[in-house]
A computed fold for a 484-nucleotide part of an RNA from an uncultured prokaryote, annotated as small-subunit ribosomal RNA, 5' domain. Its mean pLDDT, the model's own confidence on a scale to 100, is 89. Its Rfam family is "Bacterial small subunit ribosomal RNA".

Context: one part of a larger RNA
């Protein structure tokens, strides 16, 4: 020169960043994904109006809210971590056999119908978690048939195949296809750690045919058929590691590295499945095993912080169980509005980079007082002290934004502006033999002790302690640790 630094001393303000590099070690708790009643039928609350009425209430309709359930999008994004991966995993440059919810655009449609099931009821079982059993009912839930411009299929002649309604009447939706877009999936070419004390490795291995199977290529996978394929231009093996823009260093080729912050992978207690889906083999679903944790009535159940905080642990070492949706984005909704530990913000920490200050002029009797002394002075030193001044930033007192194009402001009565006291609230820290700026006394006597190298110290030590002094740096300085 650098740091996500960490330890000693010592610390005044503000701004910007930035903070488990260790045990992908366990985690108590409270939050981190919901939303729509303008799909749907119920439930239950309130107002108003009508009946009844035993005056308690009971019902019938409107209209308004909250709502478990069933439907619908959404939970595949956003957030974390870097255990794995030496690979088409990144990155770059192409490619040909795909999908693509919500979005833009065109073209056509949206007929007439059916049976069910939760919700709810009555039973029953279980400590619970939760379950079964009959009865009832609804849609944009599910299921035939018509209908088919373009769709798929095929023997060119047939063949198949759709749909939902809701509304405050403006819309908003369904369906099919053709394009767009924007995401992704696949496949090569080039690059990409070290070790030959690791030299031969491979039987779905290579390659043909056929078939499955996928959204689509292919040993992806079967069945037969061949005997091939990789390999000192380092195959196999092991040992490390997410990779990249970049970061740091360096004149510059290189070298080191991969924290924040962006892109792409890969994980979600460990290992393994599959299902729903436009998308997942799914962090906060789901099954199956397995390690731990916890409930239990001993029959059986529940969990997953590598989301935000936070606690134990490890460790030199790393933060609040905070505010807010105000803003930027993101679900859901026609909206109103909900939801967002994304995010925006406060909070802690001199972690690190910037800035400010801690005062400014005059001021020689060179004052006292410490040092040194050749006792003559010399040095601390214009330094103080005394006059004269100024208020940065700190404090008080008002007042008070932008960020908000109408309306809404967490940050925050913050920033900033005015006014007011008053030099007042603010300076350490390492070094002084040489390399390296910076010297003398005292005390130790090869002790104590220093020390990055040389190498000091055994009685006048400029190298140890302390002390005046001086040198450098400054809200910081050493000092260890890593990389150039």
């Nucleotide at each position: 020169a650098a740091c996500g630094a960490a330890c000693g001393c010592u610390g005044g303000c503000g701004g910007c960043a930035c903070g488990c590099c260790u045990a992908a070690c366990a985690c108590a708790u409270g939050c981190a994904a919901g939303u729509c009643g303008a799909a749907c039928g119920g439930g239950u609350c309130u107002u108003u109006a009508g009946u009844c009425u035993u005056c308690g209430g009971a019902u019938u309709a409107a209209a308004g809210g909250c709502u478990a359930g069933u439907g619908g999008c959404g939970g595949a994004c956003g957030g974390g971590u870097g255990a794995g991966u030496a690979a088409c995993g990144c990155g770059u440059g192409g490619g040909a056999a795909c999908c693509u919810g919500c979005c833009u655009u065109g073209c056509a449609g949206u007929a007439a119908g059916g049976g069910a099931u939760a919700a709810c009821u009555u039973c029953g079982g279980g400590a619970a978690a939760c379950c079964g059993a009959a009865g009832c009912u609804a849609a944009u839930a599910c299921c035939g048939u018509a209908u088919a411009c373009g769709c798929c299929c095929u023997u060119u002649u047939g063949g198949g195949g759709a749909a939902a309604g809701a509304u405050u009447u403006a819309u908003c939706g369904c369906u099919g296809u053709a394009a767009g877009a924007u995401g992704g999936g696949c496949c090569c070419g080039c690059g990409u750690u070290a070790g030959a004390u690791u030299a031969g490795g491979u039987a779905g291995u290579u390659g043909g045919u056929a078939g499955g199977g996928u959204a689509a290529u292919g040993g992806c996978c079967u069945a037969c058929c061949a005997a091939g394929c990789c390999g000192a231009u380092g195959a196999u093996c092991u040992a490390u590691a997410g990779c990249u823009g970049g970061u740091u260093u360096g004149a510059g080729a290189g070298g080191a590295u991969g924290a924040u912050c962006a892109g792409c992978c890969a994980c979600a207690c460990u290992g393994g499945g599959a299902c729903u889906g436009a998308g997942a083999c799914a962090c906060g679903g789901c099954c199956c095993a397995g390690a731990c944790u916890c409930c239990u009535a001993c029959g059986g159940g529940a969990g997953g912080c590598a989301g935000c905080a936070g606690u134990g642990g490890g460790g030199a070492a790393u933060a609040u169980u905070g505010g807010a949706c105000a803003a930027u984005g993101g679900g859901g909704g026609c909206a109103a509005c909900c939801c967002u530990g994304a995010u925006c913000c406060a909070g802690c920490g001199a972690u690190g980079c910037c800035g400010c200050g801690u005062g400014a002029g005059u001021g020689a009797a060179g004052a006292a007082g410490g040092c040194c002394u050749u006792c003559g002075g010399g040095u601390u030193g214009u330094a103080a002290a005394a006059c004269u001044c100024u208020u940065u930033c700190a404090c008080c007192u008002g007042u008070g934004a932008c960020g908000a194009u109408g309306a809404u402001g967490a940050c925050g009565g913050u920033a900033g502006c005015a006014g007011g006291a008053g030099a007042a609230g603010a300076a350490g820290c390492a070094c002084c033999g040489g390399c390296u700026a910076a010297c003398u006394c005292c005390g130790u006597g090869c002790c104590a002790g220093c020390a990055g190298c040389c190498g000091c110290g055994g009685u006048a030590a400029g190298a140890c302690g302390g002390a005046g002094g001086g040198u450098g740096c400054u809200a910081g300085c050493g000092u260890u640790g890593u990389u150039c």